This is a predicted structure of a 78-nucleotide RNA (c-di-GMP-I riboswitch aptamer) from Nitrospiraceae bacterium UBA6905.
Its Rfam family is "c-di-GMP-I riboswitch aptamer". Rfam links the family to the GO term cyclic-di-GMP binding.
The coordinates come from a structure-prediction model, not an experiment, and the mean pLDDT is 75.

RNA sequence: UUUCCGAAAAGGUAAACCCUUAUAAACUGGGGGGGCGCAAAGCCUAUGGGUCCUUGAGCGGAUGGCCUGGCUGCCGAA
Numbered sequence: 001u002u003u004c005c006g007a008a009a010a011g012g013u014a015a016a017c018c019c020u021u022a023u024a025a026a027c028u029g030g031g032g033g034g035g036c037g038c039a040a041a042g043c044c045u046a047u048g049g050g051u052c053c054u055u056g057a058g059c060g061g062a063u064g065g066c067c068u069g070g071c072u073g074c075c076g077a078a
Stems, first nucleotide, its partner, number of pairs: 002078003006075001012038002017033006036065001042071003048067002050063004
C1' cells in the first nucleotide's frame, strides 16, 4: 500500500420497548432508561431509486438501522 470483516482485546454506536418532550402528520426529532444489532449502523439529506406523512393534485415534510453513490476510517489477519 492492497484485500478481508474476522478468533481475541479495547473503544464506539444504539433497534424494539418504557418514561418524557416537540411536531399538522410520519417508518419523525430531542432528553432519560434499554440493547436487537452494526466494521462503516462514521460523515455527506447525498447520484438515482424505494418507503412513510401531508395534499383533490402539485408543492412540501420525513427516512441514511431500505438499496445505491461520494469522502474518510480502529484493532486484527493475509